Notes:
RNAcentral holds the sequence, with entries from ENA and MGnify. The RNA shown here (transfer RNA) has 72 nucleotides and comes from a Patescibacteria group bacterium. The coordinates come from a structure-prediction model, not an experiment, and the mean pLDDT is 82. Rfam family: tRNA. The family's RNA type in Rfam is transfer RNA.
[in-house]
RNA sequence: GGACCCAUAGUCCAGUGGUUAAGACGGCGCGUUUACACCGCGUAGACCCCAGUUCGAUUCUGGGUGGGUCCA
Numbered sequence: 001g002g003a004c005c006c007a008u009a010g011u012c013c014a015g016u017g018g019u020u021a022a023g024a025c026g027g028c029g030c031g032u033u034u035a036c037a038c039c040g041c042g043u044a045g046a047c048c049c050c051a052g053u054u055c056g057a058u059u060c061u062g063g064g065u066g067g068g069u070c071c072a
Base pairs, nucleotide, nucleotide: 001071002070003069004068005067006066007065010025011024012023018055027043028042029041030040031039048064049063050062051061052060
C1' cells in the first nucleotide's frame, strides 16, 4: 500500500427495514434463611460517529474512527 470481516447494556451475544431492541452472566431491591449461599420474583442498564435513501434505519448506501485476518 491492497483485499475482506467486525463494532448492540459493565461482559458475552441475538435481532438484517415497522419489536416495549430478546437472552445469559454481572449490579441493585424484595422474598426465602437464625444468618450466608443457592433459588424465585422484580428493577436499572445498550444500537461507534457523520451524512444519504426511505413514510419509517440497529438493519440498506457512502465517508470517518477503532479492532481483527490475509496478501505485498